[in-house]
Context: one part of a larger RNA
Molecule: small-subunit ribosomal RNA, 3' major domain
Organism: Rhizobium sullae
């Protein structure tokens, strides 16, 4: 100087408290451990691994296992020989592949050849490796933490390591600002500048909108661009004004004014110096080491989906604020041509047939909870839906291992969950559906979107994490 303390002081955070809803008990989904296996590929490991890499394992993916094959190789560059290509068909085979038949290129040309392209053969340099080392590395990322800190120049003090500045008095979300001070300045952070939502104005008016005038089943059409909206540019908020308080300062208080919005207006992007030899050699790049008829390459089948068990994260429930039947409105984000698919017909249904329109503010995917009416009357039930049987639908060469969905039948556990533990302070929690990426098919996961819409915060003694000052020293 730091670090640490079951030392002290000050302060903050859904850290506690006050509340609301969960997890831990049940069934299932998913990840992990363990066990099993020919293989159950590999990585991730307290917070910060465990619905994580995986934005989607039937084949492929795929790295694993068994078997069958190849050896200049599936891929790149260079050399030599050869121009019979490509492509199609047949046979054998699980296929990779092998054999046979048919078939037939282009450009320049000094007709010697050269080039493009191609598969075949040969020799070698080489290719190839998701093999090892993340403790050799780059890049990227997590974390403390969006915490308020981390430093430098000159000066001054100290023999020196260092100190000062950065401490002190106030204040702030903030090393934010003010005052004081052997310091004076500066940099990286904070804030602001960026995006978005909320108000107004201007510009513009189709595919959007419809006040007034006609018209229609219908903004459908004429017409209009006022309004909504769309999308480009501006304005607007600054403690600016008033009162109180404070040191006359910074600031703080006000159920003050005005205002759509008030004290950082809400949200996002943005992550200082560094810490954890944190994570990743399996995204990629890369040093070194290792393999080279194999640790490389191709294929078929299997496995990653196993199952006495244990844990994490979720979904569905245990019901009456509910279930069922009927009726019945109202969104937003987005997606769509090998696509979205209206309407009509068929089917109990998943779906099928046909197919208008749409490369989209034009067409389409497209709501549910809520509301209203009826019924059930507290039961393992008209709750709950696991499991199983039968019959189908769709995708796809192919659903046995191992897909999703539908109908009929079956109707398990479960009556609110021990110790413990998690999230959340407002359009939030809770609850309801919708969209998208990946994707042939497959979503309870992820990323977004809107609908309905709470309770509580006295306070900082305590638990956890963090910041500043100070104190002690078995550590540096």
């Nucleotide at each position: 100087u730091g670090a640490c303390g079951g030392g002290g002081g000050c302060c903050c955070g859904c850290a506690c408290a006050a509340g609301c809803g969960g997890u831990g008990g049940a069934g299932c989904a998913u990840g992990u451990g363990g066990u099993u296996u020919a293989a159950u590929u590999c990585g991730a490991a307290g917070c910060a691994a465990c619905g994580c890499g995986c934005a989607g394992a039937a084949c492929c993916u795929u790295a694993c296992c068994a078997g069958c094959c190849c050896u200049u190789g599936a891929c790149a560059u260079g050399c030599c020989c050869g121009g019979c290509u490509a492509c199609u068909u047949g046979c054998a085979g699980a296929g990779a592949u092998g054999c046979a038949a048919g078939g037939u290129u282009c450009c320049c040309u000094u007709c010697g050849g050269g080039g493009a392209c191609c598969g075949g053969g040969g020799a070698c340099a080489c290719a190839g490796g998701u093999g090892c080392u993340g403790c050799a590395u780059g890049g990227c990322u997590g974390u403390c933490g969006u915490c308020a800190g981390c430093u430098c120049g000159u000066g001054u003090c100290g023999u020196g390591a260092g100190a000062u500045g950065u401490u002190g008095g106030g204040u702030u979300a903030a090393g934010u600002c003010c005052c004081g001070c052997a310091a004076c300045g500066a940099g990286c952070g904070c804030a602001a500048c960026c995006c978005u939502c909320g108000c107004c104005c201007u510009u513009a008016g189709u595919u959007g909108c419809c006040a007034g005038c006609a018209u229609u089943c219908a903004g459908u059409u004429g017409g209009g661009c006022a309004c909504u909206c769309u999308a480009a540019g501006g304005g607007g908020a600054c403690u600016g004004c008033c009162g109180g308080u404070g040191a006359u300062a910074a600031g703080c208080c006000g159920a003050g004014a005005g205002g759509a919005a008030g004290g950082u207006g809400g949200g996002g992007a943005u992550g200082a110096c560094g810490u954890c030899a944190a994570g990743u050699c399996c995204u990629c790049a890369u040093g070194g080491c290792c393999c080279u008829u194999a640790c490389g390459g191709g294929c078929u089948g299997g496995g990653c989906u196993a199952c006495a068990c244990a844990c994490g994260u979720g979904c569905u429930a245990c019901a009456a604020u509910g279930g069922u039947g009927g009726u019945g409105a109202c969104a937003g984000u987005g997606g769509g041509c090998a696509g979205c698919g209206a309407g009509c017909a068929c089917g109990c249904g998943a779906g099928u047939g046909u197919g208008a329109g749409c490369u989209a503010a034009u067409c389409u995917c497209c709501a549910a909870a809520a509301g209203c009416c009826a019924u059930c009357u507290c039961a393992g039930u008209u709750c709950g839906g696991a499991u199983u049987g039968c019959a189908c639908u769709c995708u796809g060469c192919a659903a046995c291992u191992c897909g999703a969905g539908u109908g009929c039948a079956u109707g398990a556990a479960g009556u609110u969950g021990g110790a413990a533990u998690c999230g959340c302070u407002a359009g939030u929690a809770a609850u309801c559906g919708c969209g998208g990426a990946u994707c042939a098919g497959c979503a309870u996961g992820c990323c977004g979107c809107g609908g309905u819409g709470a309770a509580u915060a006295c306070g900082u003694u305590c638990c956890c994490g963090g910041g500043c000052c100070u104190u002690g020293u078995u550590c540096u």